[in-house]
Molecule: c-di-GMP-I riboswitch aptamer
Organism: Paenibacillus sp. PvR098
RNA sequence: AAUUGAUAAGGGUAAACCUAAUGAAAUUUAGGGACGAAAAGCUAAAGGGGCUAAGAAAACUACUUUAUGCUAGCAAGCUGCCACA
Numbered sequence: 001a002a003u004u005g006a007u008a009a010g011g012g013u014a015a016a017c018c019u020a021a022u023g024a025a026a027u028u029u030a031g032g033g034a035c036g037a038a039a040a041g042c043u044a045a046a047g048g049g050g051c052u053a054a055g056a057a058a059a060c061u062a063c064u065u066u067a068u069g070c071u072a073g074c075a076a077g078c079u080g081c082c083a084c085a
Base pairs, nucleotide, nucleotide: 003085004083005082013036017032018031019030020029021028035073041078042077043076048074049071050070051069055066056065057064
C1' cells in the first nucleotide's frame, strides 16, 4: 500500500412509525424511535435508474407528456477510521 472485515476496539449513523413544521406533490427539516448498513460519509446538468407534475404543451371536462423539483438507505463516482487474518 492492497485485499478482506473478526464473538475486535474506539466511535458515529439511523429505517418503519409518531408529533410539529415546510412544499402543488414527491420529499425535506427538528424531536422521539431503531430496521439496519464497513462506507447508510460526500457528490444530483457528468451520466443511469426511480418518485412527483406546480408551471408549460396538447386535448377538451378527462386524462397524457414534460424537471428546472426530489431520491445518495437504487446502481454509480470520489474520499475515509481501525486492524485478527